[in-house]
RNA sequence: GGGGACGUAGCUCAAGGGGAGAGCACCUCGUUCGCAACGAGGGGGUUGCCGGUUCAAGUCCGGUCGUCUCCA
Numbered sequence: 001g002g003g004g005a006c007g008u009a010g011c012u013c014a015a016g017g018g019g020a021g022a023g024c025a026c027c028u029c030g031u032u033c034g035c036a037a038c039g040a041g042g043g044g045g046u047u048g049c050c051g052g053u054u055c056a057a058g059u060c061c062g063g064u065c066g067u068c069u070c071c072a
Stems, first nucleotide, its partner, number of pairs: 001071007010024004018055001026042005048064005
């Protein structure tokens, strides 16, 4: 320098054009003498960034940044 994959909640990841979600973590309550576990409820997201297509973009297209990987 060129090719490929990935970037979504604090962490690990779903959602492959039309309600942004799960598990763990965090907070509150219940249960306990207390803790853990368990049960109920709750908060938390400009979907890396910029632009384009579309009535509508996390998803499609272009650029850019970062990480991993292959080739030289």
Molecule: transfer RNA
Organism: Candidatus Omnitrophica bacterium 4484_70.2